[in-house]
Context: one part of a larger RNA
RNA sequence: CUGGGUGUAAAGGGGGCGCAGACGGCAUGACAAGUCCGGAGUGAAAGCCCGCGGCCCAACCGCGGGACUGCUCCGGAUACUGUGAGGCUGGAGUGCGGGAGGGGCAGGCGGAAUUCCUGGUGUAGCGGUGAAAUGCGCAGAUAUCAGGAGGAACACCGGCGGCGAAGGCGGCCUGCCGGCCCGCAACUGACGUUGAGGCCCGAAGGCGUGGGGAGCAAACAGGAUUAGAUACCCUGGUAGUCCACGCGGUAAACGAUGAAUACCUGGUGUUGCGUAACGAAGUUGCGCGGUGCCGAAGCCAACGCAUUAAGUAUUCCACCUGGGGAGUACGUUCGCAAGAAUGAAACUC
Repeated sequence: CUGGGUGUAAAGGGGGCGCAGACGGCAUGACAAGUCCGGAGUGAAAGCCCGCGGCCCAACCGCGGGACUGCUCCGGAUACUGUGAGGCUGGAGUGCGGGAGGGGCAGGCGGAAUUCCUGGUGUAGCGGUGAAAUGCGCAGAUAUCAGGAGGAACACCGGCGGCGAAGGCGGCCUGCCGGCCCGCAACUGACGUUGAGGCCCGAAGGCGUGGGGAGCAAACAGGAUUAGAUACCCUGGUAGUCCACGCGGUAAACGAUGAAUACCUGGUGUUGCGUAACGAAGUUGCGCGGUGCCGAAGCCAACGCAUUAAGUAUUCCACCUGGGGAGUACGUUCGCAAGAAUGAAACUC
């Protein structure tokens, strides 16, 4: 390199948009670049292959033929690919009418609870644990009532339920914005798929500046435990957790399963919409979209997957090639830093 692979053995990029590129629906006619056929020229000789011959044989040598799978030109063919032309509606998109939703951003509002402050009642304990102690409390704690302050998160509903490309999203209301589904078939007429680079998004933790700080809580301190205890348990407690703006760009970023399209027995839930029937709030059947479970064929090393495929096929991208060394070193790019990305070798088994 090819081949073979990528759920769990090595291997799917964290996710999206998209330039180039690759691939691309139905029918018509045109051209003839690719493709195919015929012919001509060329493809030096030697060498190679086949046959015959010369040195006794062979090596070696001579002669004839073939091959030299290529290139150029001429003529022809037009199924497929291509090019350009006009056309089609099934792919794709638009429109119109409905619908569900924790989808995003901004603003406002609410109650429960914790903590703190003030005041009332009230008195000796509270707290914590396996048991304790540190701690708090006669300067009046804990408990309880009233008032106030402030921050963060939104019990029940809540569901293998919904939405989002992924990360993720949950009190209520308002505004702005995105996607999706169903129905009708009015419009465009292949406008499509994928996508190296690129650009954008990207949990938690981390960083910068400013704010905020109730609870929780790395670090830290103390009390216990223990042979020790730089832990597990307890009492405290600072970064942080929250907000604004900026940076960072990672993850068991997981369905450990890239995206798209088509096809291939079923059963049973659930969710959104449509439709038909029914003593219709609802139930049942059917259609389309989503989301679960169980399972046929098939696939699989097995486990398992199974119309939401890991089945049958096609297109495009990414990635793998024994373990360790190592996601390390060096170089480069990015970053304020932390570090991230790219990514070896010696050596060794």
The part of an RNA shown here (small-subunit ribosomal RNA, central domain) has 349 nucleotides and comes from an uncultured Clostridia bacterium.
The prediction has a mean pLDDT of 90.